[in-house]
This is a predicted complex of two RNAs, RNase P RNA and transfer RNA, with 429 nucleotides together. Its mean pLDDT, the model's own confidence on a scale to 100, is 79. Rfam match: Bacterial RNase P class A. It is annotated as a ribozyme.
């Protein structure tokens, strides 16, 4: 300089101004001996903080909160190379085997078909305890075909019974050998997955499908902040209906036992529809060091960073560029997944050229 | 803000690995004087993307669209 791979940041800047939501102080007024509490009615003055990297979809995993303190067994789910990280995972990381590339590097639902059952339309002679359509070989012949051998040739199909050579054979065949493959012993490397080097098996054993069932290993109770808790208001503490009368109903949203609890379940009617706390300070961010190949982890210093409830984060104006993308919390965190205009900053292959 | 379900011709609605039924509407024809009824026929219907599989509406996975149910007391 070109083509490419690949980690990570950012997400219009900066001024006025005029709202918005929260916290915090201060003043005044009331109550009180005081501490303090309450108001400030078009909300008194001032300061502080005020959407993301995805807030998204809700696809996974935790916390937190009720029901037992999450307890035994059934069935149901969900993960599936092998090591490691984390609270936790279906997520990361490193690393093995397969596949792509020319490299840097991507992508891989990748446990088991020699425990069982299934299934494979249509074609084809045959789709797996089976079998010869056409060819080839030998025997027969009434020369039409007919017995027999074969699996090399053709044909069908997604898939055909181990691949290629030589060798033998009447034509042929793992029949025989040789490499390859498959399988399996051993031994070497490696925590392991695997890898390698050597023997042995002649291979119609043992085809193919488990994101069919299934079997092995592991994990796995249910709900969810509208979860729960308290304060305070109100009442017709009603009615039908159907189930049950303790071997039963409910708590408990698969089903038994166990725990608890003593009527349950619809449906009509009735009343409140107001406030507190959960609610954000944490697996928290950011920096050095230290350990580890890395994820991460530890120490130390630092920093306080949204908490609403009809729900805020916004408008107008000036100005600068590279002219501004997908998009907005609602208990809260770790992931994936999908959306997104662009711009930075670092590593690393290929080619060319120039020293 | 949680949950839980569906998506199959214009419309309702079955299938659950092997060419996607029916019914209705619309269309064309017969049939009739000319309609209705009836009868024979017709059409690019699995919500999009990717993966498993020889083959996918079905099995898995991500989007997308729609609908339903969750407040408090007695």
């Nucleotide at each position: 300089c070109g083509a490419g791979c690949u980690g990570g940041u950012c997400a219009g800047g900066c001024g006025a101004u005029c709202g918005c939501u929260u916290c915090c102080g201060c003043g005044c007024u009331u109550c009180u001996c005081a501490c303090g509490a309450a108001g400030c009615c078009u909300c008194g003055c001032g300061g502080g903080g005020g959407a993301g990297g995805a807030a998204a979809g809700u696809c996974c995993g935790g916390g937190c909160u009720c029901c037992a303190c999450a307890g035994g067994g059934c069935a149901g789910g969900g993960u599936g190379c092998c090591a490691g990280g984390u609270a936790a995972c279906g997520c990361c990381u490193g690393g093995g085997g397969g596949g792509c590339g020319a490299a840097a590097g991507c992508c891989u639902a990748c446990g088991g078909a020699a425990a069982g059952u299934g299934c494979a339309a249509c074609a084809g002679a045959a789709a797996g305890u089976a079998u010869a359509c056409c060819g080839c070989c030998c025997g027969g012949u009434u020369c039409g075909c007919c017995g027999g051998g074969u699996a090399a040739g053709g044909g069908u199909g997604a898939a055909a019974u181990g691949g290629u050579g030589c060798g033998g054979u009447a034509a042929g065949a793992g029949c025989g050998c040789a490499c390859c493959g498959c399988g399996u012993c051993a031994c070497u490397g490696g925590c392991a997955a695997c890898a390698g080097u050597g023997g042995c098996g002649g291979c119609g054993a043992u085809g193919g499908u488990a994101a069919a069932c299934c079997c092995c290993a592991c994990c796995u109770g249910g709900a969810g902040c509208a979860a729960g808790a308290c304060c305070a208001a109100a009442u017709a503490g009603g009615a039908a209906u159907c189930c049950g009368u303790a071997u039963g109903c409910c708590g408990u949203g698969g089903c038994c036992c166990g725990c608890g609890g003593u009527g349950g379940a619809u449906u009509c009617g009735g009343g409140u529809a107001g406030g507190u706390c959960g609610c954000u300070a944490c697996a928290g961010g950011c920096a050095a060091c230290u350990g580890g190949u890395g994820a991460c982890a530890g120490u130390u210093g630092u920093c306080g960073c949204a908490g609403a409830u009809g729900a805020a984060u916004g408008g107008u104006c000036g100005u600068c560029c590279a002219c501004g993308a997908c998009a907005g919390a609602a208990c809260c965190c770790g992931g994936c997944u999908u959306a997104u205009c662009g711009a930075c900053c670092g590593g690393c292959u290929c080619a060319c050229c120039u020293c | 803000g949680g949950c839980u379900c569906g998506g199959u011709g214009g419309c309702a609605g079955a299938g659950u690995g092997g060419u996607c039924a029916u019914g209705u509407a619309g269309u064309g024809g017969a049939c009739u004087g000319c309609a209705a009824c009836u009868c024979c026929g017709c059409g690019u219907a699995c919500g999009c993307c990717g993966g498993u599989u020889c083959g996918a509406u079905u099995c898995c996975g991500g989007c997308c669209c729609g609908a339903g149910c969750c407040u408090c007391c007695a």